[in-house]
RNA sequence: GGGGCUAUAGCUCAGUUGGUAGAGCAUUUGCAUGGCAUGCAAAGGGUCAGGAGUUCGAGUCUCCUUAGCUCCA
Numbered sequence: 001g002g003g004g005c006u007a008u009a010g011c012u013c014a015g016u017u018g019g020u021a022g023a024g025c026a027u028u029u030g031c032a033u034g035g036c037a038u039g040c041a042a043a044g045g046g047u048c049a050g051g052a053g054u055u056c057g058a059g060u061c062u063c064c065u066u067a068g069c070u071c072c073a
Base pairs, nucleotide, nucleotide: 001072002071003070004069005068006067007066010025011024012023013022019056027043028042029041030040031039032038049065050064051063052062053061
């Protein structure tokens, strides 16, 4: 220098054919218990890496950039 993959909640990751952003764990609150652990119920938490484009509508499609991993030279 060139090719490929990855980037989504605090962590690990889903997200189908473009149509309201989700799960588990964690956190907070409530109930059960004398208390802890535990169980149940509820709540909070998101610039979908950054920018631009296409579209009525983009996490998803296109382009550029950044970071990480990997292959070739």
The RNA shown here (transfer RNA) has 73 nucleotides and comes from Chlorobium sp. Its Rfam family is "tRNA". It is annotated as a transfer RNA. About the family: Transfer RNA (tRNA) molecules are approximately 80 nucleotides in length. The sequence was found in a public genome assembly. Taxonomically the source falls in Chlorobium (Bacteria, Pseudomonadati, Chlorobiota, Chlorobiales).